[in-house]
């Protein structure tokens, strides 16, 4: 320090994952020892059992054992030791637990002044004289217990009075008011009272810090102050009575919910975030709530009264209790330990001390909950062992690892010795026979987890087949998964591992360091201004920010730095130390502020010109629109893409005169002008706001910007009252439409229009807040002033002040912006922080309403967004091209037949191919075969191929039996080669590796192959540009059939593609001249004769066309048009040739081939049958409907082909198919073979025909084993539909279409009307691109990119999710009002009462009780306010995989889309009116 994920691909935005690191943690797998630590985070929920605060006999009365010695004896005195109860004392306020309340002087830091302080230090002085009691104890007694009542004895360091000192009080006097002894043989010690100081600890004040909500904005009645009275230890409104009306809040007060707080601790470069377990300071609490009392200290965890909830006892009358002390229990939890030793150490308590108490504390267990260490052996060992996994089958890996040699004992196990920790002379050790040291045995006792597709280190292989499953994001899995679940290996950590929750960080995704707001979230619609913040120049002052020296202060611990103790380490001790906070003190005076005196540059006033649809009010005018009046005039008009509807002979439009009304201002007129915006336009007046320029008088900083306020603010809506031409939401008609609540027509209500309210909002937009300053420029244009000029007024150049284009730097993700900045700075304000829920909900405020404004969660989502590219696409646009179109010729589509294709039937109809680009197509030819399909008989090493073993040659040849294949029988034959061991080919058996498959998948594949399309594109190297994806080249101007050529150009070159080389045709030459040509002879008739090589023709080989020539034309290319010549000037015509890709195009049934499946079958053999079915669609053709025709007959001229299991002449039968006969001919030599159409010439005369032949009967022929299924051809008989075809549609541009026959493959034959070929006859049209279809190129928009077959909207349905409402109903809190009133303190008292002082007594002071007053918790009662849950029933959200109606939106999205508001409509939505270009 990053990294992944939005696209087809990029560069921003912006989220949302991850990797680090820590935890009082838990969970899942594992688990060797030690040290050190740490351990109920939930229920401040209940709590059995033990313990956790005692202590003093040297205060005191007494008890109790023991001794002594007196005594006659009881009894009683003395001493010692001892003490459970009681009186006294100090101590229980400390130590320990918890975080429930608290938002506060609680903490935290710094400060201060009106206090008290028990134990302890320091010091001064002093304890002198009396007295009266209660307890314990004894006796009676109540009571189930607790736990009392009454009568009597008694001591003191408990209690009282007196004096006195000290102290306190207007300081004169006068009140008030102090003590205690005990221990010792002493010596002395310890105790006690008054002061005075101190030390710690403690009360209070106060400045500043200290979390969240404004969808809490007002709050306060002792509330603020002041005086008198009280009260406390103090100060105080702490309390009370009287006066005043004040006090706090936008610097966030009240209120709500939350919360102990600091040192610190975690993470982080830091700043800053998160957190307050252990450890230490504070605070607060102690079953919950109130209250005191004792005391130095308490309003008191293990003390008291009350009230309440709970629990226990109970004799029902009454009591008792408080683990948030330490174990433990129950609960509740994902979770947290022993009902342990010890007071040896350290500390407390109490004592003079021995000492005796401490669940503080030292220890030990329990738990891998955490950090540390330390083992789990070391060495040496290839046959590179078995085994496992993988293999390309050669090996590689697991792997020196193991085994096997040999070494050592931390660790275990077993003897021996054994601590420190002990201070202060002895003695005292819970830890603990524990650390540690020493013998002895033995490698013995000790490895898991995770994860292995990318971030992320680590890969194969088997199963699985969008299933099971993973998953932290993105993704995986749909028969070849490195992502799933197992294995081999491998990585990573390591007595742990991994998950999982929280925090930080990375995230600069809240930004002080350190972010943005034109288009990605963001500039209030526009201004004036309060508060605040910021603020021009000179010169004092002062010293508050600001700099700086000192000093006090931030407990310790942590942290850091030394160094030093545990074998090291964690962990422990010693000792230093930074910032930086906050106080004080000294200084400095430039900056900010202050104080004070000046200045003009900012600002504003006056003078003086100027521009202008700036505002408000009243008046005046034309044109035009409709309507109305009387005329002319007669049939149509209006309207639309066509049309209707509507008005019109009751006289409409037209046409001219005459009237009324309303609203709204042509030309001028301009990215011109004004105003803050919104907005503002005929003329004139009247009053009024503000700018802008020029002088430079004047004031002297008076200025900016603006939370909150306040004013204005298009359009629609709204509310009263007028108006009302046109124009027009609603609505009704009338059209398109599947449908049309729309578009489009005639009509037509609000409204639009005044006048006087509301309302407050738009794309209120420059999507751009205001101010100031600076930082190239050029060209417009508006107002102004001013210079040269001029008589003058333009042109021309200068300033300011606007208001527009272009552009450098420079910014920006890009676009683009650029003195009108989105540039460089400074001040103010307002706004964003992932899409979607939502600008919704609920609450509040404003409005008559409609609705504004402020404004969320809950749940959803991994993307949702800007810009810019390269595609594809448009019912965008420009250019161009093709028989695409038009022109035109002739067919399809109707008829009948033929072939294919669906569908259907069938035991099979075998199967593929399916829009152009399937369909007379694989098939260049299914009776059997073929053949894959069905049924039925057979076979299992197989029909076929390779090795092995052991045998026979091998071929023929008859019988039986079956439908055959097959199965059994006889027969006959002995081959070749030979080194004599043998071997080859063939058959037949036998085993076991294997054969077979037209079984599947063409979406696993090669190969081949259609299709865009013979259309002209596609690419690639260097350079430039761009941040990049990409661009440029290749586009622009021109031209071509062409990315064909030229010409321009940040491109310059090359590749593949087009052209050319290749074929055939068209012409000449040269060469050869058979079987072909001429001549000759000759024949019934044949090249059998001679002879030739000129011509046909044929075969090779050459020539020839090249925009080469001539004019035009074009930019002087390139080319293009005309013409000469030539056989041939469209690239001469034709053909063959098919770029980079596209369609997961076809094809596993040509072939090959990887996976899967099948093996007595999915695999061979063999008969039959099927593939040729038939209500019916499709689709390619044939024949036809007829006179340009049929029919008889005669006659003339081709070219290409093919023939030996062939062609088959030629005579002979047969009407004839055809027989029968066999010349020739391995073919320029013979035959196929007759060409036909054409041409003479008969008959036929427009009819279902002498048209047309389906159909079907009978008689034949032919090929072949076979012709029923299911074959051609003949003869003669029958003679069907059909009369030129409906939407729609195909082909064709010249030797072409049309017609006309020949001939060829395949093949026995043929269902061929098919397919290749080849010739004869031989047209018409079109020099044109609007349109249709399909292509290229630029360009444009875009929300597609699986790419328009694309994408997406809303209502309905459906299921689930969270959510608002909501009659109600529960529960909680919090505050008023009243009522009731425990405990208590605190006053009050006309009761009641045996001590201590007083009085001679009555009595008195005092003091206790009871009565009462205030206040007073808990409790009732009322009516708010706040929240959380429930809820019948309902709104709308979101998410789902498929549905259901449109088809609104993105391309001109088919009516441009949106905004804002009215109104409508199943529903996107549609219409009015304003607006802005996104």
């Nucleotide at each position: 320090a990053g990294a992944g994920u939005u696209c087809g691909a990029u560069c921003c935005u912006g989220g949302c994952u991850c990797a680090g690191g820590a935890u009082g943690a838990a969970c899942g797998c594992u688990g060797g020892u030690g040290g050190c630590a740490u351990g109920c985070u939930u229920a401040a929920c209940a709590c059995a059992u033990g313990c956790a605060a005692g202590u003093u006999g040297g205060a005191c009365g007494g008890g109790a054992a023991c001794a002594c010695g007196g005594u006659a004896a009881u009894u009683g005195g003395u001493g010692u030791u001892u003490c459970c109860a009681g009186u006294g004392g100090a101590a229980g306020a400390c130590g320990g637990g918890u975080g429930a309340g608290u938002a506060a002087c609680g903490c935290a830091u710094a400060a201060g002044a009106a206090c008290a302080u028990g134990c302890c230090c320091u010091u001064g002085g002093g304890a002198g004289g009396g007295g009266a009691a209660c307890a314990a104890c004894a006796g009676u007694u109540g009571g189930u217990a607790a736990c009392g009542a009454c009568u009597g004895c008694u001591a003191a360091u408990a209690c009282c009075c007196c004096g006195u000192a000290g102290g306190c009080u207007g300081a004169g006097g006068a009140g008030c008011a102090a003590a205690a002894g005990g221990a010792g043989g002493a010596a002395u010690c310890c105790a006690c009272c008054c002061g005075a100081g101190g030390a710690g600890g403690g009360g209070c004040u106060c400045g500043c810090g200290u979390a969240u909500g404004a969808u809490u904005a007002g709050c306060u009645a002792g509330u603020u102050g002041g005086u008198g009275a009280g009260g406390c230890a103090a100060u105080a409104u702490c309390u009370u009575g009287c006066c005043a009306a004040g006090g706090u809040g936008a610097u966030g007060a009240u209120c709500a919910g939350u919360a102990g707080u600091u040192g610190g601790u975690c993470c982080g470069a830091g700043a800053g975030g998160a957190u307050g377990a252990u450890c230490a300071g504070c605070c607060a609490c102690a079953c919950u709530g109130g209250g005191a009392c004792u005391g130095a200290g308490a309003c008191a965890c293990g003390a008291c009264c009350c009230a309440g909830a709970c629990u226990c006892c109970u004799a029902u009358g009454g009591g008792a209790g408080g683990c948030a002390g330490c174990a433990g229990u129950g609960g509740g939890g994902a979770a947290u330990u022993u009902u342990c030793c010890g007071c040896a150490a350290u500390g407390g308590g109490c004592g003079a001390a021995a000492g005796c108490c401490u669940g503080a504390c030292g220890g030990a267990g329990c738990a891998a909950u955490g950090c540390c260490g330390c083992a789990g052996g070391g060495a040496g060992g290839u046959a590179g062992a078995a085994g496992g996994c993988c293999c390309a089958c050669g090996g590689g890996u697991u792997g020196u690892g193991a085994a096997c040699u040999u070494c050592u004992u931390u660790u275990c196990c077993u003897g021996g010795a054994g601590a420190a920790g002990a201070a202060g002379c002895a003695a005292u050790g819970a830890u603990g026979g524990u650390a540690u040291c020493u013998g002895g045995g033995g490698a013995a006792u000790a490895a898991g987890c995770a994860u292995c597709g990318g971030c992320u280190a680590a890969c194969u292989u088997u199963g699985u087949g969008c299933c099971a499953g993973c998953a932290g994001c993105a993704g995986u899995g749909u028969u070849a998964a490195u992502a799933c679940a197992g294995a081999u290996g491998a990585u990573g950590c390591a007595a742990g591992c991994g998950u999982u929750g929280u925090c930080u960080g990375g995230a600069a995704u809240g930004a002080u360091u350190g972010g943005g707001c034109g288009u990605a979230a963001a500039g209030c619609a526009u201004c004036u201004g309060u508060a605040g913040g910021u603020a021009g120049c000179u010169u004092u002052u002062u010293a508050a920010g600001u700099c700086u020296g000192c000093c006090g202060u931030c407990a310790a611990a942590u942290c850091c730095c030394a160094g030093g103790g545990u074998u090291c380490a964690a962990c422990c001790c010693u000792g230093g130390a930074u910032a930086g906070g906050c106080g004080g003190u000294g200084g400095a005076a430039a900056c900010u502020a202050c104080c004070a005196a000046g200045c003009u540059g900012g600002a504003g006033u006056a003078c003086g010109g100027u521009a202008g649809g700036g505002g408000c009010a009243g008046a005046g005018g034309g044109a035009a629109u409709u309507u109305c009046c009387g005329g002319u005039g007669g049939a149509g008009c209006g309207g639309u893409g066509a049309a209707a509807u509507g008005a019109g002979u009751a006289g409409a439009g037209a046409u001219a005169g005459g009237a009324a009304a309303g609203a709204a201002c042509a030309c001028c007129a301009a990215c011109g002008g004004u105003g803050a915006a919104a907005u503002c336009a005929c003329u004139c007046u009247g009053c009024u706001g503000g700018g802008c320029c020029a002088a430079c008088a004047u004031u002297g900083a008076c200025a900016c910007u603006g939370u909150g306020a306040g004013a204005c603010a298009a359009a629609a809506u709204u509310u009263a009252g007028g108006g009302g031409a046109g124009c027009g939401a609603a609505u009704g008609g009338g059209a398109u439409u599947a449908g049309a609540u729309a578009c489009c027509c005639a009509a037509g209500u609000a409204g639009u229009c005044c006048u006087a309210g509301c309302c407050g909002u738009a794309a209120a937009c420059a999507g751009u807040g205001g101010a100031u300053a600076c930082u190239a420029g050029g060209c417009g244009u508006u107002g102004u002033a001013u210079g040269u000029a001029u008589c003058g007024a333009c042109c021309c150049g200068u300033g300011c002040a606007g208001u527009g284009c272009u552009g450098u730097a420079g910014c920006u993700a890009a676009u683009g912006u650029g003195u009108u900045a989105a540039g460089u700075a400074u001040c103010c304000c307002g706004c964003c922080u992932g899409g979607g829920g939502a600008g919704u909900a609920c609450g509040u405020u404003c409005a008559c309403a409609a609705g504004a404004a402020u404004g969320a969660a809950a749940c959803u989502u991994a993307a949702a967004g800007a810009a810019a590219u390269u595609g594809a696409u448009g019912g965008g646009g420009g250019c161009c091209c093709c028989c695409a179109c038009a022109a035109g010729c002739g067919g399809u589509g109707a008829a009948g037949c033929a072939u294919g294709u669906g569908g259907u039937u069938u035991a099979a109809u075998u199967u593929g191919a399916u829009g152009c680009a399937a369909a007379a197509c694989g098939a260049a030819g299914a009776a059997c075969c073929u053949u894959a399909c069905c049924a039925g008989g057979g076979c299992u090493u197989g029909a076929c191929a390779u090795g092995c073993c052991a045998u026979g040659a091998a071929u023929c040849c008859u019988c039986u039996u079956g439908a055959a294949a097959g199965a059994g029988a006889g027969g006959g034959g002995u081959g070749c080669c030979u080194u004599c061991a043998g071997g080859a080919a063939c058959g037949a058996g036998g085993a076991c590796a294997u054969a077979g498959g037209u079984g599947g998948u063409g979406c696993a594949u090669g190969g081949c192959u259609g299709u865009c399309a013979u259309c002209a594109g596609c690419u690639c190297g260097u350079g430039c540009c761009a941040u990049a994806a990409g661009g440029u080249a290749u586009u622009g101007g021109g031209u071509u059939a062409a990315g064909u050529c030229c010409u321009g150009c940040a491109a310059u070159g090359a590749g593949u593609g087009c052209a050319a080389c290749c074929c055939u045709c068209a012409u000449g030459u040269u060469u050869a001249g058979u079987u072909g040509c001429c001549a000759u002879c000759g024949u019934u008739g044949a090249g059998u004769u001679u002879g030739g090589a000129a011509c046909c023709c044929u075969g090779a080989a050459c020539a020839g066309a090249c925009u080469a020539c001539c004019g035009g034309u074009g930019a002087u290319a390139a080319g293009c048009c005309g013409g000469a010549g030539g056989a041939a000037g469209u690239u001469g015509a034709g053909g063959a040739u098919g770029a980079a890709g596209u369609c997961a195009u076809g094809u596993c049934a040509u072939c090959a081939u990887g996976c899967c499946c099948c093996u007595u079958a999915u695999g061979c053999c063999c008969u039959g049958g099927g593939c040729c079915a038939c209500a019916c669609a499709c689709a390619u053709g044939c024949u036809a409907c007829a006179a340009u025709g049929g029919u008889c007959g005669g006659g003339a001229a081709a070219a290409a082909g093919g023939g030996u299991c062939g062609c088959g002449a030629u005579c002979c039968c047969g009407c004839g198919a055809g027989g029968g006969u066999g010349a020739g001919c391995u073919a320029a030599c013979c035959c196929c073979a007759a060409a036909a159409a054409c041409c003479c010439a008969u008959c036929c005369u427009c009819a279902g025909u002498u048209c047309g032949g389906a159909u079907u009967g009978c008689a034949g022929g032919c090929u072949g084993c076979a012709a029923c299924u299911c074959g051609c051809c003949u003869g003669u008989a029958u003679g069907a539909a059909g009369c030129c075809g409906g939407a729609a549609u195909c082909g064709c541009u010249a030797g072409u279409a049309a017609u006309c026959g020949c001939u060829g493959g395949u093949c026995a034959g043929c269902c061929a009307u098919a397919c290749g070929g080849u010739g004869g006859u031989g047209a018409a049209u079109u020099u044109g691109u609007u349109c249709c279809u399909g292509g290229g190129c630029c360009u444009u928009g875009u929300a597609c990119a699986c790419a328009c077959c694309a994408c997406c909207u809303g209502u309905c349905a459906c299921a689930c999710u969270a959510u608002g409402g909501g009659a109600u109903c529960u529960a909680g809190c919090c505050a008023u009002g009243c009522c009731c009133g425990a405990a208590g303190u605190c006053g009050u008292u006309a009761c009641c009462u045996a001590a201590a002082c007083u009085g001679c007594a009555a009595g008195g002071a005092g003091g206790g009780g009871g009565a009462u007053g205030c206040c007073g918790a808990a409790g009732g009662c009322a009516g708010g306010g706040c929240u959380a849950g429930u809820g019948a029933c309902u709104g709308g959200a979101g998410u789902g995989a498929a549905g259901u109606c449109g088809u609104a939106a993105c391309a001109a999205g088919g009516u441009a889309g949106c905004c804002g508001u009215a109104c409508u409509g199943g529903a996107a939505a549609g219409u009015g009116c304003g607006g802005a270009u996104g």